The part of an RNA shown here (large-subunit ribosomal RNA, domain IV) has 345 nucleotides and comes from a metagenome. It matches the Rfam family "Bacterial large subunit ribosomal RNA". The coordinates come from a structure-prediction model, not an experiment, and the mean pLDDT is 89.
Context: one part of a larger RNA
């Protein structure tokens, strides 16, 4: 000097990205417990008090119950009373000791406030446990049974020894309040017309050859599916949801007007947000002091309604912010013990 363990004056997070680590809390009984809430919860909320040993005395009580007595009654049974013994066992009064009585070990720290995800679960075997996945619930689509879908060349199998309250696929993700506008493009669905259109049908006509009959080749009109075009529908289908200029008796702003474009120009709700560049926006709160945090404002670079929007009790080894308690995290280090290193021999 290193590792591990323990103790520490005064202070008590000043440490640090961050109370990381450590300390603290802790058991049982009693008292007492807020907002909020889906009335279950939140709750062990929080916050307090008691706890040993001896005596009264294993007391009061509880429980079990041998045996006994009485009543009814034929044996036997039922009911009432009593009750040895066993198990259990407060509360109270008095006394005793220690620094300390849950005397050791084991054994919750707590509160306030935001974000995300409803929840219990699941996950990157070996750097990530999460706000990711799943989830009940919602919704859309397919599927009528030799089902659709999946595996397989096939046979066949799963689906299912099921049958639309079923099965498969997509999205969303408890619950509450809701889920606006656009069908022009793309997709899907529907459409006995029309257009286009392959093979096939058709055969006007033409070529080769041949003396000819013929053989052979090419071949127009017309006819001919699905698809596409076309006509409609459809958003919890893929997706999309504007610009410029002017205007009110201070100023500012613009309910209002004009104009251009579009399929339609973002509704409710939320908003410097897990989204805000400018930005440490501005105001308020908290601090002596706050790029974080909370509440507002709205100028949303670039929120927004099932790639759901906004809330939400409970829950979380999740993520921010604040506080109480407590501490060697720190001011600032010291000492003790164990092991190692190093030095001497």
């Nucleotide at each position: 000097c290193c590792u591990c363990u323990g103790u520490u004056a005064a202070g008590g997070a000043a440490u640090u990205a961050g109370g990381c680590a450590a300390c603290a809390u802790a058991g049982c009984c009693c008292c007492g417990u807020a907002a909020c809430u889906u009335c279950g919860g939140g709750a062990g909320a929080a916050g307090g008090g008691g706890c040993g040993c001896c005596c009264u005395g294993g007391u009061a009580g509880g429980u079990u119950g041998a045996g006994g007595a009485c009543a009814u009654g034929c044996a036997c049974a039922u009911g009432u009373c009593u009750g040895a013994g066993g198990c259990u066992g407060a509360g109270a009064g008095g006394g005793c000791c220690g620094c300390a009585g849950a005397g050791a070990a084991a054994u919750g720290g707590c509160u306030c406030u935001a974000g995300c995800g409803a929840c219990u679960g699941u996950u990157u075997a070996c750097c990530a446990a999460a706000a990711a996945c799943a989830c009940a619930g919602g919704u859309c689509u397919g599927u009528g049974c030799g089902a659709a879908g999946c595996u397989g060349g096939a046979a066949a199998g799963c689906g299912a020894a099921g049958u639309a309250u079923a099965c498969a696929g997509g999205c969303u993700g408890a619950c509450g309040c809701c889920u606006g506008c656009c069908c022009a493009g793309u997709g899907c669905c529907g459409g006995a017309a029309g257009g286009u259109u392959a093979a096939g049908g058709g055969g006007a006509g033409a070529g080769g050859u041949g003396a000819g009959a013929g053989c052979u080749u090419c071949g127009a009109a017309c006819u001919g599916a699905a698809g596409c075009c076309c006509c409609g529908g459809u958003g919890a289908a893929c997706g999309g949801c504007g610009g410029c200029c002017g205007u009110a008796a201070c100023u500012a702003u613009a309910a209002c007007g004009g104009u251009c474009c579009u399929a339609a120009g973002g509704u409710a709700g939320c908003g410097a947000a897990a989204u805000u560049c400018c930005u440490u926006g501005u105001c308020g709160g908290g601090u002596a002091a706050g790029u974080u945090c909370c509440g507002a404002c709205c100028c949303g670079c670039a929120c927004g309604a099932a790639a759901g929007g906004c809330g939400u009790a409970a829950c979380g080894a999740c993520u921010g912010g604040a506080g109480c308690a407590c501490u060697g995290u720190c001011u600032c280090a010291a000492c003790a013990g164990a092991g190692g290193g190093c030095c001497c021999g």